[in-house]
The prediction has a mean pLDDT of 82. The RNA shown here (transfer RNA) has 75 nucleotides and comes from a Prolixibacteraceae bacterium. Taxonomically the source falls in Prolixibacteraceae (Bacteria, Pseudomonadati, Bacteroidota, Bacteroidia). It matches the Rfam family "tRNA". Its family is annotated with triplet codon-amino acid adaptor activity in the Gene Ontology. It was read from a public genome assembly.
RNA sequence: GUCCUUGUAGUUCAAUGGAUAGAACGGCGGUUUCCUAAACCGUAGAUUUGGGUUCGAUUCCCAGCAGGGGCACCA
Numbered sequence: 001g002u003c004c005u006u007g008u009a010g011u012u013c014a015a016u017g018g019a020u021a022g023a024a025c026g027g028c029g030g031u032u033u034c035c036u037a038a039a040c041c042g043u044a045g046a047u048u049u050g051g052g053u054u055c056g057a058u059u060c061c062c063a064g065c066a067g068g069g070g071c072a073c074c075a
Base pairs, nucleotide, nucleotide: 001071002070003069004068005067006066007065010025011024012023013022018055027043028042029041030040031039048064049063050062051061052060
């Protein structure tokens, strides 16, 4: 350089055109306890960027950015 692939919450993963993006762990608050832990209840928190298609995009298309892999080039 080129091809493939991945990008969603602090982390690991769902949702694959349809209304308000869901779960686990973690965070915060509370109940309980002499205190802590555990348990239970509540709560906050995310679609990598720009553009396009569509009535409607996390999902499809184009370009960029970032990670991973294959091939090639250089020496």